[in-house]
Model confidence (mean pLDDT): 85 of 100. The RNA shown here (c-di-GMP-I-GGC riboswitch aptamer) has 78 nucleotides and comes from a Bacillota bacterium. NCBI's taxonomy places the organism under Bacteria, Bacillati, Bacillota. Of the family's consensus pairs, 91% are formed in the model.
RNA sequence: UCCGUUCAGGGCAAACCUACCGUGAGGUAGGGACGCAAAGCUGCGGGUCUCCGCUCGGAGGCAGCCGGGCUGCCGGAG
Numbered sequence: 001u002c003c004g005u006u007c008a009g010g011g012c013a014a015a016c017c018u019a020c021c022g023u024g025a026g027g028u029a030g031g032g033a034c035g036c037a038a039a040g041c042u043g044c045g046g047g048u049c050u051c052c053g054c055u056c057g058g059a060g061g062c063a064g065c066c067g068g069g070c071u072g073c074c075g076g077a078g
Stems, first nucleotide, its partner, number of pairs: 001077004011036002016031006034064001040070003044067003047062006
């Protein structure tokens, strides 16, 4: 640097349910596992969603939509 069939320690947790927060998208916690080798972090580019606004536009959400950046466990190859 590349790869993820297998091993170790393990990790995360979709839908759904409950409580709380938020106008909302959605978030946090608990339960729960469809999946994940970055499903770790980052709104930087695109995308998408919400709210306000007649529009221009503004304010937000999604990192488990695709890229970029930063970091990283185990194993294998060079």